This is a predicted structure of a 398-nucleotide RNA (Bacterial RNase P class A) from an Anaerolineae bacterium.
The coordinates come from a structure-prediction model, not an experiment, and the mean pLDDT is 75.
The gene name in the source record is rnpB.
């Protein structure tokens, strides 16, 4: 020094001007209740403080907390997980370890229950056959062609050792045996199976006996097991409640014309508006409606949920290989509801690129991905770059 792996952490810094949200606090201007210059409640505007995104706030893919709805037990169906221990409020997460695979290693990846000997169902093409399966080629034997015997054609039939196709034809080598062959049979390896010994909480290892058991793959194809799971979501849910619609209540002519079954005018009454009040003036109503007052669901709309306490964050101590637990201390840490966190300008800083008179120069350019919405635990995904540590591996010097 180069090459690589594995984790942890930041997410450009300072400054000066304007500009938004929240909360607090002074100051001003309003609304509302009540008998009231008081007092409680709410609304705007400023001024001052404090505090304002993310490592993934995102995809909504998993878990929970919460909040309503259902719920005696059981059970089928239907989703979901699947090696083993452990951690955790829970997980499809994370830690540790076992077995397969890749890697020289460091390490990294695996949905890794079924000996696929329940069953059922696929197995493209090619091939003769894709299964309890197969003779196209080859071997071998016999019988005819042909009077023997060899070749040769044909017929029967045995063969899975040899060629052929295929991702895959079903254990290897090597003998024995057979017309030829074959685990058919023997050795020795491999594989699975059963049993015994030991380690280990367990997945599993190791050694050791038997058994020709070797007749194929696939379960992220049905299905089998073995364990979980009740449905819906903060648009959950609760609480005020204009308006209009609906109910129930309150008072005054059964007055005059005109037309005629009901309408229209006039006086008097009644209610609303404007107005400090009264006169007045406009507008509706009068025999079941105007107005009015209560009532009962609820719509816009407004509060709460909801950001004051949490599976909370930091630090240190212990315990455990870690994941992770427990103790004490110390902190309060964004909360909108069309949804605030910004923008300018100025050095500095990191990366690129061009020049030169070459140095700690100069000049242009970029500094991602992205953005709370009821909150927490993971994954996954997206992305400029920087810093820090463990470990490989190679090759140099001492």
């Nucleotide at each position: 020094c180069g090459a690589g792996u594995c984790g942890g952490u930041c997410u450009g810094g300072c400054a000066g001007c304007c500009g938004c949200g929240u909360c607090g606090u002074g100051c001003c201007c309003g609304g509302g209740g009540c008998g009231a210059u008081g007092u409680c409640c709410u609304g705007g505007g400023u001024g001052c403080g404090a505090c304002g995104a993310g490592g993934a706030a995102a995809g909504u893919c998993c878990g929970g907390a919460c909040u309503c709805c259902a719920c005696a037990g059981g059970g089928c169906a239907c989703g979901g997980u699947g090696c083993u221990g452990g951690c955790u409020a829970a997980c499809a997460g994370c830690c540790a370890g076992g077995c397969g695979g890749g890697g020289c290693g460091a390490c990294c990846c695996g949905a890794c229950g079924g000996c696929a000997g329940a069953g059922u169902g696929c197995c493209a093409c090619a091939g003769a056959a894709a299964g309890g399966a197969c003779a196209c080629c080859g071997c071998c034997u016999c019988g005819c062609g042909c009077a023997c015997a060899g070749c040769c054609g044909c017929g029967a039939g045995g063969u899975a050792a040899g060629g052929g196709u295929g991702a895959a034809a079903g254990g290897g080598u090597g003998g024995u045996g057979u017309a030829a062959g074959a685990g058919a049979c023997c050795a020795c390896c491999g594989g699975c199976g059963a049993g015994g010994c030991g380690g280990g909480c367990g997945a599993c290892c190791g050694c050791u006996u038997c058994g020709g058991c070797c007749a194929g793959g696939c379960a992220a194809a049905c299905c089998c097991c073995a364990c979980c799971g009740g449905g819906a979501g903060c648009a959950a849910g609760g609480c005020c409640a204009a308006g209009c619609a609906g109910g129930a209540g309150c008072a005054a002519g059964u007055c005059c014309c005109c037309c005629u079954u009901g309408g229209g005018g006039g006086c008097a009454g009644g209610g609303a508006g404007c107005g400090g009040c009264c006169c007045g003036u406009u507008c509706c109503c009068u025999a079941g409606a105007a107005g009015c007052u209560c009532c009962g669901g609820g719509u816009a709309g407004g509060c709460c949920g909801c950001g004051c306490c949490g599976a909370g964050g930091u630090g240190c101590a212990c315990g455990g290989u870690a994941a992770c637990g427990u103790g004490c201390a110390c902190c309060c840490c964004a909360g909108a509801u069309a949804g605030a966190u910004g923008g300018c300008u100025g050095c500095c800083g990191u990366c690129c690129u061009c020049c030169c008179u070459c140095g700690u120069g100069g000049a242009g350019g970029a500094c991602a991905c992205a953005g709370a919405a009821u909150c927490c635990g993971g994954c996954u995904u997206a992305g400029c770059g920087g810093c820090c540590g463990g470990c490989u591996c190679g090759g140099g010097c001492g």

About this RNA:
The model forms 95% of the base pairs in the Rfam consensus. RNAcentral holds the sequence, with entries from ENA.